The prediction has a mean pLDDT of 86. A computed fold for a 530-nucleotide part of an RNA from a metagenome, annotated as small-subunit ribosomal RNA, 5' domain. The RNAcentral record of the full RNA draws on SILVA.

Context: one part of a larger RNA
RNA sequence: GAUUGAACGCUGGCGGCAUGCCUAACACAUGCAAGUCGAACGGCAGCACAGCAGAGCUUGCUCUGUGGGUGGCGAGUGGCGGACGGGUGAGUAAUGCAUCGGGACCUACCUGAACGUGGGGGAUAACGUAGGGAAACUUACGCUAAUACCGCAUACGUCCUACGGGAGAAAGCGGGGGACCUUCGGGCCUCGCGCGGUCAGACGGACCGAUGUUCGAUUAGCUAGUUGGUAAGGUAAUGGCUUACCAAGGCGACGAUCGAUAGCUGGUCUGAGAGGAUGAUCAGCCACACUGGAACUGAGACACGGUCCAGACUCCUACGGGAGGCAGCAGUGGGGAAUAUUGGACAAUGGGCGCAAGCCUGAUCCAGCAAUGCCGCGUGUGUGAAGAAGGCCUUCGGGUUGUAAAGCACUUUUAUCGGGAACGAAAUACCACGGGUUAAUAACCUAUGGGGCUGACGGUACCCGAGGAAUAAGCACCGGCUAACUUCGUGCCAGCAGCCGCGGUAAUACGAAGGGUGCAAGCGUUAAUC
Numbered sequence: 001g002a003u004u005g006a007a008c009g010c011u012g013g014c015g016g017c018a019u020g021c022c023u024a025a026c027a028c029a030u031g032c033a034a035g036u037c038g039a040a041c042g043g044c045a046g047c048a049c050a051g052c053a054g055a056g057c058u059u060g061c062u063c064u065g066u067g068g069g070u071g072g073c074g075a076g077u078g079g080c081g082g083a084c085g086g087g088u089g090a091g092u093a094a095u096g097c098a099u100c101g102g103g104a105c106c107u108a109c110c111u112g113a114a115c116g117u118g119g120g121g122g123a124u125a126a127c128g129u130a131g132g133g134a135a136a137c138u139u140a141c142g143c144u145a146a147u148a149c150c151g152c153a154u155a156c157g158u159c160c161u162a163c164g165g166g167a168g169a170a171a172g173c174g175g176g177g178g179a180c181c182u183u184c185g186g187g188c189c190u191c192g193c194g195c196g197g198u199c200a201g202a203c204g205g206a207c208c209g210a211u212g213u214u215c216g217a218u219u220a221g222c223u224a225g226u227u228g229g230u231a232a233g234g235u236a237a238u239g240g241c242u243u244a245c246c247a248a249g250g251c252g253a254c255g256a257u258c259g260a261u262a263g264c265u266g267g268u269c270u271g272a273g274a275g276g277a278u279g280a281u282c283a284g285c286c287a288c289a290c291u292g293g294a295a296c297u298g299a300g301a302c303a304c305g306g307u308c309c310a311g312a313c314u315c316c317u318a319c320g321g322g323a324g325g326c327a328g329c330a331g332u333g334g335g336g337a338a339u340a341u342u343g344g345a346c347a348a349u350g351g352g353c354g355c356a357a358g359c360c361u362g363a364u365c366c367a368g369c370a371a372u373g374c375c376g377c378g379u380g381u382g383u384g385a386a387g388a389a390g391g392c393c394u395u396c397g398g399g400u401u402g403u404a405a406a407g408c409a410c411u412u413u414u415a416u417c418g419g420g421a422a423c424g425a426a427a428u429a430c431c432a433c434g435g436g437u438u439a440a441u442a443a444c445c446u447a448u449g450g451g452g453c454u455g456a457c458g459g460u461a462c463c464c465g466a467g468g469a470a471u472a473a474g475c476a477c478c479g480g481c482u483a484a485c486u487u488c489g490u491g492c493c494a495g496c497a498g499c500c501g502c503g504g505u506a507a508u509a510c511g512a513a514g515g516g517u518g519c520a521a522g523c524g525u526u527a528a529u530c
Base pairs, nucleotide, nucleotide: 001530002529003528004527006526007525008524009523010522013377014376015375016374017373018372019370020369021335026333027332028331030330031329032328035080036079037078040077041076043073044072047071048070049069051066052065053064054063055062056061057060087288088287089286096213097212098211099210100209101208102207105205106204110201111200112199113198115196116195117194118152120150121149127142128141129140130139131138132137158167159166160165172193173192174191175190176189177188180187181186214260215259216258221251222250223249226248227247228246229245230244231243232242233241263285264284265283266282267278268277269276270275290311291310292309293308294307313324314323315322316321341367343366344365345364349363350361351360352359353358380410381409382408383407390401391400392399393398416466417465418464419463420462424457430450431449432448434446435445436444474519475518476517477516478515479500480499481498485514486513487512488511489510495502496501
């Protein structure tokens, strides 16, 4: 000099854009953060409406009852999603990360291709009845549905094979409709969404190798599943990954092992560079989710807001037994020099579910707080010598503050008030026409055109107008380094200080004043890095 996720002191007008627990991976009250689908299912607790019955009568309204028939829908079965998104950096010196390669693998949803979607069965929640328990919850019996579950049939391709053969699937739901049939439910046709096996792609992931990746030798030897082989098991898959047997190997001064420290990278800061330091925000990867362990489900987890076991802690209890996990967003206590609101909205972007309408989304977009940083703007402009008054100094002549002020003439950024007022919104939906599909002009899909709705921010940005210099300057320093000097007070005292050093009666070095210098909504100090 540059820099910072900074803090402290004094001061503080506005705006834009960023950033904001670096410490206790300490403990957490409260609310919210993952749901959705009735076009999978049986149903109907609640709401609304047809219909039916009755009552009042004003004769077309009100009330009562009933009512899964309809819109919908609590709880439940079932599907998909809760493995993403969000947080944190404890652990980890290599099961990590970065770069470059490899072959023995998996991949839900999505895309493309060809093929199939036939016929049966037995249950079970909900519900009902009867219990147990303070609660959490739970038991028995009985009824019922499915895209839940299980056989049978079939097998283009798939898998196994001793090449003879063998094994293995599926589920329906919704819209529309001319003939024909009908037990009036529908069949049948067709379209859409699904379902099953297979191949390929894409996306995502798993594994292996090489090279690089902090310090310590006051850590020198380490290793028995250890190193390799054979066989088997296991895995999506290679492999001591595991087991049995066999061999005795493997690593190490090119630093093994042990100990300490640490998430890694793109990057960031600094520097002419080489390098040094660092890893907040943003992006990629990894690891973790009260501590330790384990598996289940699933395409994917050994799973932050799932399960089980153990432990510590907190809470409830009828003492028998139960409940919980903010390193999600806010917020609280604590720690600390120190770090924000228990806000708004799903309008946009994105995600989950759904045919869709839509629902959910503390992701996200916004707003609030903080000079924490960067950038921009302002606190007036011109004129004005009687060089006013006052202050300070003085050799008492004067000098200086100083064109500074006052005065005069202007301007109105900002602030205040009034008025107008956005972009971010285009789609889905709907309509027309054309195309596809079809028996069909219906339904469905769709190019093109038309076209309405939807804004948290926010009456915000921005624009116009009004009046009025009005609403806005501090901080540090002035002995040398280092830009800037005098007086008074003090008297080795009080104090200053980054280094040299000042102060013991004329201190440009302490304190104050006047003056000056430097930066400026900041200025200094401290800490840290180059």